[in-house]
Molecule: c-di-AMP riboswitch aptamer (ydaO/yuaA leader)
Organism: soil metagenome
RNA sequence: AGCCGAAUCGCCCUAAAAGGCGAACGGGGGACCCAAGUCAUUCGGGGCAUAUCACUGUCCUUAAGAAGGAUGGAGACGGCGAGCCUUUCGCGCCGAGCCCGACAGCUAACCUCGUAGGCUUCGAAGGG
Numbered sequence: 001a002g003c004c005g006a007a008u009c010g011c012c013c014u015a016a017a018a019g020g021c022g023a024a025c026g027g028g029g030g031a032c033c034c035a036a037g038u039c040a041u042u043c044g045g046g047g048c049a050u051a052u053c054a055c056u057g058u059c060c061u062u063a064a065g066a067a068g069g070a071u072g073g074a075g076a077c078g079g080c081g082a083g084c085c086u087u088u089c090g091c092g093c094c095g096a097g098c099c100c101g102a103c104a105g106c107u108a109a110c111c112u113c114g115u116a117g118g119c120u121u122c123g124a125a126g127g128g
Base pairs, nucleotide, nucleotide: 001120002119003118004117008023009022010021011020012019024115025114026113027112028111029110034105042102044103045100046099047098048097052076053075055073056072057071058070059069060068077095078094079093080092081091084128085127086126087125088124089123090122
C1' cells in the first nucleotide's frame, strides 16, 4: 500500500492493560401466512464457516468381520487468487476447525451472540 474474512469506527474508563457504551457490519433463536411432512426410525438432529457429496487404495485397531482411526487417489460441487464491482475462459491453491445437547423450516414483534485470526498472492478478453 493492499488481500482473505462479519471482524471496522467512535466515545468513556485505566499509568497501561483488562473493562464499559454506541454506530456499523455479521450470526443464531423466535408467530400468523406459507412451505414441508403425516408408518416409524441412534443411521440422532442442528448451527458457524467455502470447508460438502458419493467412490476408492494402503496402514492401524480386532482372532476375524463390521464399525472406527490415520493417510493417499480420482470425480462432482464449493471458496480464494491484489484498486473496486461484474461476465466468460484458462491456470494455480484450498475444502480445516469449533459449538449446541435431544432441540431449532420460514418468520413480524421480540430475545441473543460475535467484531478474531492470517497473509504479501495468476493471466487473457469484455462491461461498469